[in-house]
Context: one part of a larger RNA
């Protein structure tokens, strides 16, 4: 100095912080919904005007926001730089929004299975899906030329839907520098270096592939092993540096363990899908089911780290024209002397220096103005009242909290290291190299200022001490 932890105490209050070990296994409950102004249905209400709910299709959003650091020594970070790209919603520009078709989910009939769930067979709508035209542009191509598109809804105000320009955000890719250790690791490499040409991507580029060629990387340390997420910082120094990467913050990179890739503007996707394990739960033994390194919580592992709390008020997120609805992000509350930091535990006068303690040369000294008493005061706790700001049009979880005003009474509030020398602070009494002490020198064998008690003292102070690591 500290994300500590242990002893021994222990009054309030403010801001902060709180699994560092098992990326160990998880009981519960909540953490991503929305939209009926995309559709058809069903069901409820009814004033017959309408109103409301909601499984299903569809549409945005579940790649944001939360967590966690296992893995990585790498273009991963960090810094400076480039070119051969994409980029939902938003700004902006340019054109459109014709004509047509078939289905299925649901609904209902049949069924199969403990169950998860699933089979047929009938209808049925869409901004779900397909065809057909058209094409200002973008693309192709040197050129004639080929050739891509949509979706409507409505309360009539407008919201969408196609193409397309430019931006703005957000990202993908390439370089130069910089980034721990070990040579008791000296060679390493065949998609390996380069070409050509094809494929493939949003995009370059051995990224892939089939043919050449035989290169390409190292003592300026390749390959290999260990080690570790990087940084802005943070700690500590007079500064150079050294340590470290919690909390806040950019960026990676993980989501049980490996592995795919669907979808999509965006993932190889934490609370999505498929395969294989490992583990756990249901099973009617045929077969299913799940993943807290989200927030609480529960065990286990450790010296050690918290409540199965409140609420959308606020701020920012999805959806939605909007009401609104959802949000364990947030904002708050609880818990913890875990930390900084502020405040209290009373003030004043009071000598006969009072009682006891303790020492004494037995005269006295001290503990000491300390107490007691007298006179005051009420900070904080406590009781009773009132009561915001954050939020306006309207809405406050915090919280009947902060403030404020009143009552009462000194009343409810001090400990803990140490006192041989470093080093501030000394005596007696017990012990008798014993019992112990101790950071280093080093006390302790019979007058111990060093061990254990007492009494007196120092230092600090709601805290002292000890151990641990840093500098």
């Nucleotide at each position: 100095a500290c994300g500590a932890a242990c002893g021994c105490u222990g009054g309030c209050g403010g801001c902060a912080c709180g699994c560092c070990u098992a990326a160990c296994a998880c009981a519960u409950g909540c953490a991503a919904g929305u939209c009926g102004a995309g559709c058809g249905a069903u069901c409820c209400c009814u004033u017959c005007g309408g109103g409301g709910a909601u499984a299903g299709c569809g549409g945005c959003g579940g790649a944001c926001g939360g967590g966690u650091u296992a893995g990585u020594a790498a273009c991963g970070c960090g810094u400076g730089g480039g070119a051969a790209c994409a980029u939902a919603c938003c700004c902006u520009u340019u054109u459109c929004u014709a004509c047509g078709g078939a289905a299925u989910a649901g609904u209902c009939c049949c069924g199969g299975g403990a169950a998860a769930c699933u089979g047929g067979g009938u209808u049925u709508a869409a901004u779900a899906c397909c065809g057909u035209a058209u094409a200002c542009u973008a693309u192709u191509g040197g050129g004639g030329a080929g050739g891509c598109a949509a979706a409507g809804a409505u309360u009539u105000a407008u919201c969408g839907c196609c193409u397309u320009u430019g931006g703005a955000u957000c990202g993908g890719c390439c370089c130069g520098c910089g980034u721990u250790g070990g040579a008791u690791u000296a060679g390493a490499u065949a998609g390996u270096u380069g070409g050509u040409g094809a494929g493939g991507u949003a995009a370059c580029g051995g990224c892939u592939c089939a043919c050449c060629a035989a290169g390409u990387c190292g003592g300026c340390g390749a390959u290999c092993c260990a080690u570790a997420g990087c940084u802005g910082g943070u700690u500590u120094g007079a500064g150079a540096g050294a340590a470290u990467g919690a909390u806040c913050a950019g960026c990676a990179a993980c989501a049980c363990u490996g592995g795919g890739a669907c979808u999509g503007a965006g993932a190889c996707a934490c609370g999505g899908c498929c395969c294989a394990g490992a583990c756990u739960c249901c099973u009617a033994c045929g077969g299913g089911a799940g993943g807290c390194a989200g927030c609480a919580g529960u065990g286990g592992g450790g010296a050690a780290u918290c409540u199965u709390g409140g609420a959308c008020a606020a701020u920012g997120g999805g959806g939605g024209c909007a009401a609104c609805c959802c949000u364990g992000a947030u904002c708050c509350a609880g818990c913890c002397a875990u930390g900084c930091c502020g405040c209290g535990u009373g003030g004043a006068c009071g000598a006969u220096g009072a009682a006891g303690g303790c020492c004494c040369u037995a005269g006295g000294g001290u503990u000491g103005u300390a107490a007691a008493g007298u006179c005051c005061u009420u900070u904080c706790a406590c009781c009773g009242g009132u009561g915001a700001a954050g939020a306006u049009a309207a809405u406050g979880a915090c919280g009947g909290u902060a403030g404020c005003c009143g009552g009462a009474g000194a009343a409810g509030a001090a400990g803990c290291c140490c006192c041989g020398g470093c080093u501030a602070a000394c005596u007696c009494c017990g012990u008798g190299c014993c019992a112990g002490c101790a950071g280093c020198c080093g006390c302790g064998g019979u007058a111990a200022u060093a061990c254990g008690g007492a009494g007196g003292g120092u230092g600090c102070g709601a805290g002292c001490g000890u151990u641990a690591a840093u500098c």
The prediction has a mean pLDDT of 86. A computed fold for a 471-nucleotide part of an RNA from an uncultured prokaryote, annotated as small-subunit ribosomal RNA, 5' domain. RNAcentral holds the full RNA, with entries from ENA.